Small-subunit ribosomal RNA, 5' domain from Sammeyersia grandispora, 574 nucleotides, folded computationally. It matches the Rfam family "Eukaryotic small subunit ribosomal RNA". NCBI's taxonomy places the organism under Eukaryota, Fungi, Lulworthiales, Lulworthiaceae, Sammeyersia. RNAcentral holds the full RNA, with entries from ENA and SILVA. Its mean pLDDT, the model's own confidence on a scale to 100, is 82.

[in-house]
Context: one part of a larger RNA
RNA sequence: UAUGCUUGUCUCAAAGAUUAAGCCAUGCAUGUCUAAGUAUAAGCAAUUAUACAGCGAAACUGCGAAUGGCUCAUUAAAUCAGUUAUCGUUUAUUUGAUAGUUCCCUGCUACUUGGAUACCCGUGGUAAUUCUAUGGCUAAUACAUGCAAAAAGCCGCGACUUCGGAAGCGGCGUGUUUAUUAGACUAAAGACCGAUGCCCUUCGGGGCUUCCCGGCGAUUCAUGGUAACCUGUCGGAUCGCACGGCCCCGCGCCGGCGACGGAUCAUUCAAAUUUCUGCCCUAUCAACUUUCGACUUUAGUGUAGUGGACUAAAGUGGUUGCAACGGGUAACGGAGGGUUAGGGCUCGACCCCGGAGAAGGCGCCUGAGAAACGGCGACUACAUCCAAGGAAGGCAGCAGGCGCGCAAAUUACCCAAUCCCGACACGGGGAGGUAGUGACGAUAAAUACCGAUGCAGGGCUCUUUCGGGUCUUGCAAUUGGAAUGAGUACAAUCUAAAUCCCUUAACGAGGAGCAACUAGAGGGUCAGUCUGGUGCCAGCAGCCGCGGUAAUUCCAGCUCUAGUAGCGUAUAUU
Numbered sequence: 001u002a003u004g005c006u007u008g009u010c011u012c013a014a015a016g017a018u019u020a021a022g023c024c025a026u027g028c029a030u031g032u033c034u035a036a037g038u039a040u041a042a043g044c045a046a047u048u049a050u051a052c053a054g055c056g057a058a059a060c061u062g063c064g065a066a067u068g069g070c071u072c073a074u075u076a077a078a079u080c081a082g083u084u085a086u087c088g089u090u091u092a093u094u095u096g097a098u099a100g101u102u103c104c105c106u107g108c109u110a111c112u113u114g115g116a117u118a119c120c121c122g123u124g125g126u127a128a129u130u131c132u133a134u135g136g137c138u139a140a141u142a143c144a145u146g147c148a149a150a151a152a153g154c155c156g157c158g159a160c161u162u163c164g165g166a167a168g169c170g171g172c173g174u175g176u177u178u179a180u181u182a183g184a185c186u187a188a189a190g191a192c193c194g195a196u197g198c199c200c201u202u203c204g205g206g207g208c209u210u211c212c213c214g215g216c217g218a219u220u221c222a223u224g225g226u227a228a229c230c231u232g233u234c235g236g237a238u239c240g241c242a243c244g245g246c247c248c249c250g251c252g253c254c255g256g257c258g259a260c261g262g263a264u265c266a267u268u269c270a271a272a273u274u275u276c277u278g279c280c281c282u283a284u285c286a287a288c289u290u291u292c293g294a295c296u297u298u299a300g301u302g303u304a305g306u307g308g309a310c311u312a313a314a315g316u317g318g319u320u321g322c323a324a325c326g327g328g329u330a331a332c333g334g335a336g337g338g339u340u341a342g343g344g345c346u347c348g349a350c351c352c353c354g355g356a357g358a359a360g361g362c363g364c365c366u367g368a369g370a371a372a373c374g375g376c377g378a379c380u381a382c383a384u385c386c387a388a389g390g391a392a393g394g395c396a397g398c399a400g401g402c403g404c405g406c407a408a409a410u411u412a413c414c415c416a417a418u419c420c421c422g423a424c425a426c427g428g429g430g431a432g433g434u435a436g437u438g439a440c441g442a443u444a445a446a447u448a449c450c451g452a453u454g455c456a457g458g459g460c461u462c463u464u465u466c467g468g469g470u471c472u473u474g475c476a477a478u479u480g481g482a483a484u485g486a487g488u489a490c491a492a493u494c495u496a497a498a499u500c501c502c503u504u505a506a507c508g509a510g511g512a513g514c515a516a517c518u519a520g521a522g523g524g525u526c527a528g529u530c531u532g533g534u535g536c537c538a539g540c541a542g543c544c545g546c547g548g549u550a551a552u553u554c555c556a557g558c559u560c561u562a563g564u565a566g567c568g569u570a571u572a573u574u
Base pairs, nucleotide, nucleotide: 001570002569003568004567005566009444011442012441015437016404022402023401024400026399027398028397031063032062037060038059043055044054061423070357071356072355080278081277082276085273086272089271090270095266096265097264098263109237113144114143120136121135123133124132125131153172154171155170156169157168160165173234175230177228178227179226180225181224182223197208198207199206200205214221236260238259239258240257241256243255244254245253246252247250280328281327282326287319288318289317294316295315296314297313298312299311300310301309332354333353334352336347337346338345339344359380360379362377363376364375382393384391385390410435412434413433414432418431419429420428421427449481450480451479452478453476454475455474456473457472458471459470460469461468462467485514487507488506489504491503517563518562519561520560521559522544523543528558530557531556532555533554539546540545
């Protein structure tokens, strides 16, 4: 694990893995809105509302749908585990920082620009679908376009020049690509020389040359500078709630708290590669790999990035008896489980972590993230509807069905708990919870208790051995008490609502009931040489054996033994 017989209570509780990663009718399992993106519903509701204002179907937009759940087919240095690395990369979200430089040359939208399209209205097509055509409107945080805003400094060119200097002009946000440059180094102290520069100056001269350079074990790192480059990244034309201040009183100027958005840097959540070591059986597998990449080099392509990952050109390497390569596995790996004195042996599909997969292969879009399947496109195999022209499909999600088998539950209820997703305090969730089935398995533990009487003993004692007393052990179709839950059930509790449990009124025990089984009784091995039947038959028996007319072994009755709400059997394993 399956199965046979049996089964009263309480609490937990596994459950279509094994065989077919076989096939599936039907239903559901992923959706989502706040004060705060978009409302003229010919929707509701009204009343402070004659632009709108509350609620709000639909639709556009945004986010999610890459999580979760299921399964274990593949897979043997692969996965995985422990341990490294990323100076070899990407990262929506979270959290924290940071952005006055855009215009292209001077008349202009900057108190706000442009053109569409859903929903809606109308007309249609098809047997048919979550199919769609066409006409008419109209929105944006959709899609586009696009201004304004300080000061200083630096660099280049440089009219002019008394060679000391300099008017003036141009460029400089951030990001991209390329090149270049800085990114330092010091034992300590003093003296001398002093160009140049700075400061003071009585224009004789005097004094000073002090100060700055992040991080790592390590970089072409971080971070700056310069020159160009660019199908040009970002630099807010958005929404809600409160309204206030300043005058120069204007269709003036300034302003708070949020929401959403936004490029870069960090952070977080991750991801992707990666170092070292470690795996079952097999030699009836001894050589394997390589111009169709095998091993290495150089350059490129490609990638988020490293890399023969790929391409070109070179070289001829690389693994192997310490078992390569090949084959098998009723092989996903681990944490773990069982057993064991120790060493070991064995299991691990299955609730946690990691991997892989969605009928089989392959390819791809969207996106921060997928080579996604409750996304798309082909092919193969299945298979559904059809008016035969076409159309739709993927339960190894939850239920459920067929098939397969030794072998496995309800087409139930709920988002109340735990959490997840969303624009979100509100919606959704077969994740998950709750019941139902359920002797997988585990826990506690009823099926009776106490007397009296009678009878039969035992020990002790008194011995007027016919016996009495005391303490008791049993056996009784004798008799009397008390006790209780199994069950039934008002009620409350439990719960999302119920059920069950825990509570609890009222009922609820005398043998004929509220009745305990299962497997044994020759040995191993606990327990009969009792009775009837059978007669080497029927049968039993793990093994030895039993049975041929007195069967301790068969079939029965009685009695007994073991375990006990369980006990046998088969199989696997220790």